[in-house]
RNA sequence: GGAGGGGUAUCCUAAUGGUAAGGAAGCGGUCUUGAAAACCGCCGAGCGAAAGCUCUUGCAGGUUCGAGUCCUGUCCCCUCCG
Numbered sequence: 001g002g003a004g005g006g007g008u009a010u011c012c013u014a015a016u017g018g019u020a021a022g023g024a025a026g027c028g029g030u031c032u033u034g035a036a037a038a039c040c041g042c043c044g045a046g047c048g049a050a051a052g053c054u055c056u057u058g059c060a061g062g063u064u065c066g067a068g069u070c071c072u073g074u075c076c077c078c079u080c081c082g
Base pairs, nucleotide, nucleotide: 001081002080003079004078005077006076007075010024011023012022013021018065026042027041028040029039030038044055045054046053047052058074059073060072061071062070
């Protein structure tokens, strides 16, 4: 230099163009003499008293009524070729 695969919440991993899900970790609770385990609830960010609203898939654009997904550029990681 060329080709292919990948980047999603603290971590791991899903998601056929239809509006981001599950597990782990963490926090609170029940149980216990105390813990562990188990069970229940919460668990991306901002605003809000709440209801709710807005934003978020490496970064910047584009296509579309609608993009994590498709297209372009770019950064990083892995594999292969030279």
The prediction has a mean pLDDT of 82. The RNA shown here (transfer RNA) has 82 nucleotides and comes from a Blastocatellia bacterium. It matches the Rfam family "tRNA". About the family: Transfer RNA (tRNA) molecules are approximately 80 nucleotides in length. Rfam classes the family as a transfer RNA. The RNAcentral record of the sequence draws on ENA and MGnify.